[in-house]
RNA sequence: GCCCUCGUAGCUCAACGGAUAGAGCGUAGGCCUCCGGAGCCUAAGACAGGGGUUCAAUUCCUCUCGAGGGCACCA
Numbered sequence: 001g002c003c004c005u006c007g008u009a010g011c012u013c014a015a016c017g018g019a020u021a022g023a024g025c026g027u028a029g030g031c032c033u034c035c036g037g038a039g040c041c042u043a044a045g046a047c048a049g050g051g052g053u054u055c056a057a058u059u060c061c062u063c064u065c066g067a068g069g070g071c072a073c074c075a
Base pairs, nucleotide, nucleotide: 001071002070003069004068005067006066007065010025011024012023013022018055027043028042029041030040031039048064049063050062051061052060
């Protein structure tokens, strides 16, 4: 330098172009309990950034940034 895959919640992962972007774990509060680190209920919390296509974009296209992998170069 070229190519491929990927980037969603604190973590691990979902989401035919269409409903309020969900789940588990974790966190906070409450209930329960002799106690709670068990059980039950509730809540907060995310689409890497810009542009484009579309009636509508997490999803498609493009650029940038970042992560992983492969190839090339290294006289």
This is a predicted structure of a 75-nucleotide RNA (transfer RNA) from a Parcubacteria group bacterium. Its mean pLDDT, the model's own confidence on a scale to 100, is 80. It matches the Rfam family "tRNA". It is annotated as a transfer RNA. Gene Ontology term of the family: triplet codon-amino acid adaptor activity. Lineage of the source: Bacteria > Bacteria candidate phyla.